Predicted 3D model of a 1671-nucleotide part of an RNA (large-subunit ribosomal RNA, half A) from a Sphingobacteriaceae bacterium. It was read from a public genome assembly. Rfam family: Bacterial large subunit ribosomal RNA. Its family is annotated with ribosome and structural constituent of ribosome in the Gene Ontology.
[in-house]
Context: one part of a larger RNA
RNA sequence: GGCGUAUGGAGGAUGCCUUGGCUCUUAGAGGCGAUGAAGGACGUGAUAAGCUGCGAUAAGCUUGGGGUAUUGGCAAAUACGAUUUAAUCCCAAGAUUUCCGAAUGGGGCAACCCGAUAUGUUGAAGACAUAUCAUUCCGCAAGGAAUGCAAACCCGGUGAACUGAAACAUCUAAGUAACCGGAGGAGAAGAAAACAAUUUAGUGAUUGCGCAAGUAGUGGCGAGCGAACGCGCAACAGCCCAAACCAGGAUAAUUACGGUUACCCUGGGGUUAUAGGACUACAAUGUGGACUUAAAAGUCAUAGUGGAACAGGUUUGGAAAGGCCGAUCAUAGAGGGUGAUAAUCCCGUACACGAAAUGAUUUUUAUACCUAGUAGUAUCCUGAGUACUGCGGGGUCGGAGACGCCCUGUAGGAAUUUGCCGGCACCAUCCGGUAAGGCUAAAUACUCCUAAGAGACCGAUAGUGAACUAGUACUGUGAAGGAAAGGUGAAAAGAACCGCGAACAGCGGAGUGAAAUAGAACCUGAAACCAUACGCUUACAAGCGGUCGGAGCCCUUAAGUGGGGUGACGGCGUGCCUUUUGCAUAAUGAGCCUACGAGUUGCUCUUUACUGGCAAGGUUAAGUCCUUCAGGGACGUAAACCGGAGCGAAAGCGAGUCUGAAUAGGGCGCACAGUCAGUAGAGGCAGACGCGAAACCUUGUGAUCUACCCAUGGCCAGGAUGAAGUUCCGUUAACCCGGAAUGGAGGUCCGAACCGAUAAGCGUUGAAAAGCUUCCGGAUGAGCUGUGGGUAGGGGUGAAAGGCUAAUCAAACUGGGAAAUAGCUCGUACUCCCCGAAAUGCCUUUAGGGGCAGCGUAGAGAUUGAGUCUUAUAGAGGUAGAGCUACUGAUUGGAUGCGGGGGAAGCGAUUCCUACCAAGUCCUGACAAACUCCGAAUGCUAUAAGAUAUACUCUGCAGUGAGCCCAUGGGUGCUAAGGCCCAUGGACGAGAGAGGGAGAACUCAGACCAACAGCUAAGGUCCCAAAAUCUAGUCUAAGUUGAUAUAACGUGGUCCGAUUGCAUUGACAGCCAGGAUGUUUGCUUGGAAGCAGCCAUUCAUUUAAAGAGUGCGUAACAGCUCACUGGUCGAGCGAUUGGGCGUGGAUGAUACUCGGGCAUCAAGACUAGUACCGAAGCUUUGGGAUUGCAUGAAUAAUGUAAUCGGUAGGGGAGCAUUCUAACUGCGUUGAAGGAGUUGCGUAAGCGCUACUGGAGCGGUUAGAAAAGCAAAUGUAGGCAUAAGUAACGAUAAAAUAGGCGAGAAACCUAUUCGCCAAUAGUCUAAGGUUUCCUGAACAACGAUAAUCGGUUCAGGGUUAGUCGGGUCCUAAGGUGAAGCCGAACGGCGUAAUCGAUGGACAACUGGUUAAUAUUCCAGUACUAAUACCACUGCGAUGGAGAGACGAAAAAACGUAAAUGCUACGCGCGGACGGAAGUGCGCGUUUAAGCCCGUAGGGUUACACUUGGUAGGCAAAUCCGCCAGGUGUCUGAAAGGUGAAAGUACCUUGAGUCGUCAGACAAGAGGAUAAGCAUCCAAGUAUGUUUCCGAGAAAAACUUCUAAGCUUCAGGUGAGUAUUACCCGUACCGCAAACCGACACAGGUAGACAAGUAGAAUAUACUAAGGCGCUC
Repeated sequence: GGCGUAUGGAGGAUGCCUUGGCUCUUAGAGGCGAUGAAGGACGUGAUAAGCUGCGAUAAGCUUGGGGUAUUGGCAAAUACGAUUUAAUCCCAAGAUUUCCGAAUGGGGCAACCCGAUAUGUUGAAGACAUAUCAUUCCGCAAGGAAUGCAAACCCGGUGAACUGAAACAUCUAAGUAACCGGAGGAGAAGAAAACAAUUUAGUGAUUGCGCAAGUAGUGGCGAGCGAACGCGCAACAGCCCAAACCAGGAUAAUUACGGUUACCCUGGGGUUAUAGGACUACAAUGUGGACUUAAAAGUCAUAGUGGAACAGGUUUGGAAAGGCCGAUCAUAGAGGGUGAUAAUCCCGUACACGAAAUGAUUUUUAUACCUAGUAGUAUCCUGAGUACUGCGGGGUCGGAGACGCCCUGUAGGAAUUUGCCGGCACCAUCCGGUAAGGCUAAAUACUCCUAAGAGACCGAUAGUGAACUAGUACUGUGAAGGAAAGGUGAAAAGAACCGCGAACAGCGGAGUGAAAUAGAACCUGAAACCAUACGCUUACAAGCGGUCGGAGCCCUUAAGUGGGGUGACGGCGUGCCUUUUGCAUAAUGAGCCUACGAGUUGCUCUUUACUGGCAAGGUUAAGUCCUUCAGGGACGUAAACCGGAGCGAAAGCGAGUCUGAAUAGGGCGCACAGUCAGUAGAGGCAGACGCGAAACCUUGUGAUCUACCCAUGGCCAGGAUGAAGUUCCGUUAACCCGGAAUGGAGGUCCGAACCGAUAAGCGUUGAAAAGCUUCCGGAUGAGCUGUGGGUAGGGGUGAAAGGCUAAUCAAACUGGGAAAUAGCUCGUACUCCCCGAAAUGCCUUUAGGGGCAGCGUAGAGAUUGAGUCUUAUAGAGGUAGAGCUACUGAUUGGAUGCGGGGGAAGCGAUUCCUACCAAGUCCUGACAAACUCCGAAUGCUAUAAGAUAUACUCUGCAGUGAGCCCAUGGGUGCUAAGGCCCAUGGACGAGAGAGGGAGAACUCAGACCAACAGCUAAGGUCCCAAAAUCUAGUCUAAGUUGAUAUAACGUGGUCCGAUUGCAUUGACAGCCAGGAUGUUUGCUUGGAAGCAGCCAUUCAUUUAAAGAGUGCGUAACAGCUCACUGGUCGAGCGAUUGGGCGUGGAUGAUACUCGGGCAUCAAGACUAGUACCGAAGCUUUGGGAUUGCAUGAAUAAUGUAAUCGGUAGGGGAGCAUUCUAACUGCGUUGAAGGAGUUGCGUAAGCGCUACUGGAGCGGUUAGAAAAGCAAAUGUAGGCAUAAGUAACGAUAAAAUAGGCGAGAAACCUAUUCGCCAAUAGUCUAAGGUUUCCUGAACAACGAUAAUCGGUUCAGGGUUAGUCGGGUCCUAAGGUGAAGCCGAACGGCGUAAUCGAUGGACAACUGGUUAAUAUUCCAGUACUAAUACCACUGCGAUGGAGAGACGAAAAAACGUAAAUGCUACGCGCGGACGGAAGUGCGCGUUUAAGCCCGUAGGGUUACACUUGGUAGGCAAAUCCGCCAGGUGUCUGAAAGGUGAAAGUACCUUGAGUCGUCAGACAAGAGGAUAAGCAUCCAAGUAUGUUUCCGAGAAAAACUUCUAAGCUUCAGGUGAGUAUUACCCGUACCGCAAACCGACACAGGUAGACAAGUAGAAUAUACUAAGGCGCUC
């Protein structure tokens, strides 16, 4: 380390539970709001953070009613109270009800600020209290109404897209979603210019339901869309105006003044189609009503009251309601609670009662209002820019169609009862109706809400997002998004006390309790994961980790050959899923565990099967009634549907009909029952098995980032260069021009801040979701930057990169349409049994998708051997082969040689020659898919016989339509491919087993299960490794070979054969000899002698034999050889050719190798043979299942025969889970759940038993489903792994001592050390919002520790007339009376009103707190108003002035600060020695205000003044203008005062510490000391100069008059007195407190700015001050 067992931890599944949800039913209610809503903010408790309640009368006040003993909400605590004089509590009515919000006096950044008027506190100012003050509409007015909110339902306006059509445009989705307006408890519609029509029938407002009907229609006649008439029901209800006519009145006209007419208003009248009414004549006083108001009575609702029966016995137990025994009630045995399961314990239940008050409703009475007849028919009335028509659009089932009807944008434009409209073009007849005005309950739709109740709904990953402080925490600028989280126990009896410990942590005892392994992290307590103890095992051993066999050891035992644990060693063995022709694949997916997680539901749509009812019939729908109120029953049969008759295009005819001239023929029918319901399979429409886009459309939200723009502010150390102009000089006739000064321009130069981002490095799970370091670019400009605004999504903005538009951009983000669509990918969950494919054809905007056919399965049917196989016979045919003197075509060699070419002769004819070409013929050889004189096998057809149970038809349901390899026949290709395309067969696919080393396909062979039985196949038998070291024989020497794959060409390797030659008359080989002579043949040659070359009857001689020479050799000779001969030797030796096995040819990359070891008369190769091994084949034994047959009532049982591999797929039978019903059981003497052992079943699974657990749970038979998980880069939670690994966030740095403390590297103190110092210091805006100070604490937070902290707990802290903001002003811009525009919402916009980043505006010094100070205190000031006093022409929302403005540059004066010098004050300066009044250090400081009026600046300016004046919308004494006169203004600083104080320093000193030497020290008190200079921020200065880009507004302020007032009011002046409101104020603020998820190396506007060196704010070192960056 592994396995096992036990005990734990961690975790929170499972079981049980339910406070909460979900879906409905029946009633109620259907609104709230200017009498201030909905919704909030802030308060409110003795203590009080949250929720709840309430509102300054604040967990409440008053009255009435109910009710009765407790009570101060959740909430358990302490304290203090209330209550029988009736509390708390419940119901009703009333009072109070801050502020915001329609928000309504004005404003505004919601919960805040500021007003006016009247009255009062009161005498002024100021402040306060109460009331009123919004806009629009109506109204003369008084006054009234509206505004806003709210879930669905309703009506109207505007109106998509995805999608479907397998693309897409008409069409669809859909008049849907969304937005907008409006109404009510409902809304809308509604009393016919309506339907209907065959019979000249009939119906009689609207709405809703069931049918009609998926019909008529419509429709790229595609996808789809889709009525009406009529019938049956529910509910029922009808009316009023306008007009004619009459009367009255107002106005106008006219008049003969009597009136008349016109028009308008009011009243009467009147309301329709068989026309009616007016009018004329007559008659009546009643009937009915849905509507108004009041009263009475009743009922109901909003609190409540009464309400039977065991204190039964006993038993178990902690507890009885359980068990046993015995009683009782019941109009009550619904339900809940009580220490387990209760009719009789409690609350209740059945039943019976009850209201001062409020509301609803019914009835009655009264009342308001409305409502009526008959006849006559001359005249009058009966809805006008209307009906209708043209053009355009919409609605309807109707998409422009033959298109009626309805609505209306536009242009025209009637009639008047003898009229007009309609009845699906149009016309006629007929019929129906009476438009152009209005109202109208019920039946219908919905449920934010209240009450009662229900559920074969959920039970904490479920059910609402939410069982709990949930729309909370948290995220986002915002719209918006949006969690997790339940359980002690019957009762807190919630653990007194003791111990360990620093400990109020934790643990161990003790105690409580039935139980504490129920201890608050609390019921049960699974798994992953992490430990501890014990048993066995493990250090020569290679592996999908199992399985089969198995030694040893350990435990147990009923002692059995038992059971359990471990497992040395051996055999075999490449996970699961998906997708594929094919996966161990190095193709996909999964870290592990637990829970959740996918073919469902609806439909009176279709179809098939089965079951049941009835049957030539079957069935009801909506609805009505009844009922035990819950399941039903009846009716609805003079709704309707299907069937009962078909044929035809139709008229039509009809057991027939159509076609046709037909009586023919043919087609389709007639001779077989349906229908309704249930269940199942499948389809259709719906999201339709689940998850998954990129996108499209629509309403909104965003310019705190960033782009550009607008307004208003701010910033840019220092240095350099030296334009124009000017001055002087020179020069010129004068210019020009030159020089020197002066001058200070510039998208000028160098370079910090600031802005940017060139290069490199680092960083890359960062310090940082863009940074750091070094270098770098711009740095007076098209510069940078703050604050406040504007532009918004097919839009903006863009010095343009498709850049930016909140870490998102070739179209942002949020919600919705929406579950868009996805011919695509992935995933898709228990078991067994039977059968079992396809990867082909045709078509396809089709090729990875479909349709039809083919092939599968289940059921039914009928004919029957129709299917298949074998044998035989008979056929058709033109392939393989073969052939070609049999065609077509091609073709080798030879013979012949028509004809041609070439040559020769020739005048020509013509002839001749030719190793040239070549027809035809002959001989010979030989080819063909598109040649055939021929021609099989196989296959096909038919017939016969035999064998076999298939084939066929119909119906339901599929899957498949990517194939792949091998052999054979072909095509293509290269007679390449593991290539591509066909055909036939076999395999794999979907097939296991044996062999082939290993391998989808090759060989053998088709697995129902079991066996330690047998026989074989392929293949094997030396060992690995089962079986022959088998038998007989040959070959191979190469480890060839023993798997596969080697070639041409070589090979005197070896074996076997054939033919032929030589050989005892002596072969072949070796050895010993010879190998001669003419002659150096001749020629050639310099030479050529056998051997450079040439020639040749290559001769001749000698010989046993010897070439005018086979090689080597020489210059040439020579020399050495050979042929040939003899000798020796003594038996075979050669040549040619065929075959077997070898051998060379032979080169590959990790490692030689046949699978290995190895093997040589084999364990190789070949031949013959015998035996054995060898599979899931066959057999044997036992068992199971399916199907057929037989017996049988039977699917029991038995017998028998065959069968039982299997993916997609079809069919069948079961298991488990949850709930329901009936029946029947179990349970505190212990249910479910959990975790073991063990038994049973073919399996899914099911039992027994002991442990845990502590209250529910089963069985049987049916039924119903949120009904089974390993995978979806699945969802949620938990836990591993990497790993005790990386890292601990600037390398500015620490050290020592002491202290507190349980504990100190980090805290405190001290002494050193180090770092920053244009900053790491100080102030301040934004932003944050208590972080500030003090005490206590250290679980968590702090990247480590912590005694410390920006942490936790508690307490404390922010003081203003003058600072900032408001009560003042205006800019950009916003809002917006009037007005304009627009379907609606809304968009502009004058007056006005908001709006600072600007204008205006009054305080300084010192002291003080733990924490505040220009705020408190001390002192010294200033501003405004009012009163008092004096004087007095004042008065505005109008006029005028003023306010009032750019950039750059330069110089002067000049204070502070700093520095220097001198002086003064104080202190220090070593024991010893010396010197000197020397040295060193520190200090020597003071504000606003008031007085003064200098430097500087200005003098074409300004001020004062006189006269005139036509302009300033009126006026003006003001301003402007004109003409005169006189004059000077502005303004730092310094100085004086303020001035007492304070600092250095001195004295004293509570107290603390102490090493007893002393040290530190809050507080108190005290006196004293200054001038000059240098350089100069600020200031003078809103100045001066220059330049061009020409540089806010308004108010305060001054002044003038108008109306008006002039005893007031108002104004001016002096002093005194009084008054002086609201908000901010702590702390951080270049940062640990802001923006960046963090105590984050980033970002963040403005002000101050010491010393030395230096031009400098560069840089370096140091002050003040602050830090050492939390391992």